[in-house]
Molecule: transfer RNA
Organism: Bacteroidia bacterium
């Protein structure tokens, strides 16, 4: 330098032809328990790396950046 893949909740990830964002763990509260843990129930938390474009509508499509991994030179 060229190409490929990835970037979504605190963490690990899903989101399969564009239709208003989810799971597990973690966290908070309650119940249960002598207490802790475990278990059960409820709840909070992200406008999806950044900036543009297309569209009635974008996590998803297009362009440009930034960051990470890899292959080649």
């Nucleotide at each position: 330098g060229a190409c490929u893949c990835c970037g979504u909740a605190g963490c690990u990830c899903a989101g399969u032809a564009g239709g208003u964002a989810g799971a597990g763990c973690a966290c908070u509260u309650g119940c249960c328990u002598u207490u802790u843990a475990a278990g059960c129930a409820a709840g909070g938390g992200g406008u999806c790396c950044c900036g543009g474009g297309u569209u009635c509508g974008a996590g998803u499509c297009c362009c440009g950046g930034c960051g990470g991994a890899g292959u080649c030179a």